Context: one part of a larger RNA
RNA sequence: UGACGGGAGCCUGCACAAGCGGUGGAGCAUGUGGUUUUAUACGAUGCAAAGAGAACAACCUUACCAGGUCUAGACAUGCCGCGAAUCCUCUUGAAAGAGAAGGGUGCCUUCGAGAACGCAGACACAGGUGGUGCAUGGCUGUCAUGAGAUCGUGCCGUAAGAUAUUGGGUUAAGUCCCGCAACAAGCGGAACCCUCAUGUUUAGUGGCCAUUGUUGAGUUUGGAACCCUGAACAGACUGUUGGUGAUAAGUCAGAGGAAGGUGAGGAUGACGUCAAGUCAUCAUGCUCUUUAUGCCCUGGGUGACAAACGUGCUACAAUGGCCGGGACAAAGGGUCGCGAUCCCUCGAGGGUGAGCUAACCCCAAAAACUCUUCCUUAGUUUGGAUUGUAGGCUGCAACUCGCCUACAUGAAGCCAGAAUCGCUAGUAAUCUACGAUCAGCCAUAAUAUGAUAAAUUCAUUCCCAAGCCUUGUACA
Numbered sequence: 001u002g003a004c005g006g007g008a009g010c011c012u013g014c015a016c017a018a019g020c021g022g023u024g025g026a027g028c029a030u031g032u033g034g035u036u037u038u039a040u041a042c043g044a045u046g047c048a049a050a051g052a053g054a055a056c057a058a059c060c061u062u063a064c065c066a067g068g069u070c071u072a073g074a075c076a077u078g079c080c081g082c083g084a085a086u087c088c089u090c091u092u093g094a095a096a097g098a099g100a101a102g103g104g105u106g107c108c109u110u111c112g113a114g115a116a117c118g119c120a121g122a123c124a125c126a127g128g129u130g131g132u133g134c135a136u137g138g139c140u141g142u143c144a145u146g147a148g149a150u151c152g153u154g155c156c157g158u159a160a161g162a163u164a165u166u167g168g169g170u171u172a173a174g175u176c177c178c179g180c181a182a183c184a185a186g187c188g189g190a191a192c193c194c195u196c197a198u199g200u201u202u203a204g205u206g207g208c209c210a211u212u213g214u215u216g217a218g219u220u221u222g223g224a225a226c227c228c229u230g231a232a233c234a235g236a237c238u239g240u241u242g243g244u245g246a247u248a249a250g251u252c253a254g255a256g257g258a259a260g261g262u263g264a265g266g267a268u269g270a271c272g273u274c275a276a277g278u279c280a281u282c283a284u285g286c287u288c289u290u291u292a293u294g295c296c297c298u299g300g301g302u303g304a305c306a307a308a309c310g311u312g313c314u315a316c317a318a319u320g321g322c323c324g325g326g327a328c329a330a331a332g333g334g335u336c337g338c339g340a341u342c343c344c345u346c347g348a349g350g351g352u353g354a355g356c357u358a359a360c361c362c363c364a365a366a367a368a369c370u371c372u373u374c375c376u377u378a379g380u381u382u383g384g385a386u387u388g389u390a391g392g393c394u395g396c397a398a399c400u401c402g403c404c405u406a407c408a409u410g411a412a413g414c415c416a417g418a419a420u421c422g423c424u425a426g427u428a429a430u431c432u433a434c435g436a437u438c439a440g441c442c443a444u445a446a447u448a449u450g451a452u453a454a455a456u457u458c459a460u461u462c463c464c465a466a467g468c469c470u471u472g473u474a475c476a
Base pairs, nucleotide, nucleotide: 001476002475003473004472005471007470009468010467012465013464015460019423020422021421022420023419026314027313028312029311030310031309032308034305035304042053064300065299066298067297068296070294073125077124078123079121081119082118083117087102089100090099091098092097107114127289128288130287131286132285136283137282138278139277140276141274143272148187150185152183153182154163156161167178168177169176193266194265195264196263198234199233200232201231202230203229204228208223209222210221237260240254241253242252243251244250303442320375321374324371325370326369332363333362334361337356338355342351343350344349382413387408388407389406390405391404392403393402429452430451431450
């Protein structure tokens, strides 16, 4: 100087407390360890692995296993020889591949050749999701968006170092003020950036309003006031009033205001820590392999299942379930696409194919909600697992192993032990809609949109984590 302390002081945080809702019990979905297996591909393992890599494992993906093949190779450059190439047919085969037969001559040219492509040959080589993340780059997690971590000169000390950065206040903040052997400075903090919330100006089409007309949709004509959509500005700065404070920084209350003290949310992650993670995104040193640890194909596996763990979904019901009416969003996507209307089907879906390259048309029905009916406390008109039958869709292909529909079946579950998690306001909770990936989909996931809309915070004693100062130490 650090680190540590079941030392002291101060301070902060959904850390506790006060509340609301969960997990842990049930069924299922999904990930993991384990076990099994020819193979159950690989990595990730306290917080910071485990609905995570994977924004989609039937084939492909695919790296794994079995079998069938190839050996200059599926891919690259260089040399030589032959043939332009593409194409069609047959045999064999699970396919990859192997064999045979046929047709055909383009572009360019200095008529030698050349370009592109195919076949054959030899070698320099290709190839490797093989190993090492403890050889590395790059990227990332984490402490932590916590407020820290430093430097120049000066001063002090023999030196390691100290001061500044400590002290008194204050802040979300090493934020600012005052003081001070320190004075300056940069990295972080703040601000600058994006979205939302208000207004003004400007621009009005495909949007808005009125008119015409109609059962309605549409159409016509007119307008730029509103809504809305773009663009450019304004606006918030403790600016103002009062109290308090040290005549400071600030803080408390008020006014005005759409918004008030960081307005809300996002992006933004200092010096460093964990030899943290990744050689399987990519790149790369060394090493290993080279008729195989490379490459192609078919089938299987990654989907197994005694029990264990994590994350979720659905429930256990009356604040409910069922039937039938009625209402209100926002944000997205669409031409190999979205697909209206009409017809068929109980339905999934099928036929037809208007409109739309989209503020025009379509997906599209918002759902919780509300008004009625029935149910009346039951394992039930709760709950929907499981199983059977019959179908639909995608796709060469749905057995291993897809999704959806109808009928039948109707399991556990009556609110959950010890323990444990999230959340402070348009938040929790509840309820739907969209898109990415995508032929289809195992999505109950992840991202994200709006609708309805709470309760509680006395306080910092205690638990956890972090910061500053101080003290002790046989630790470095």
Small-subunit ribosomal RNA, 3' major domain from Jaltomata sinuosa, 476 nucleotides, folded computationally. Model confidence (mean pLDDT): 82 of 100. The full RNA is in RNAcentral, with records from SILVA.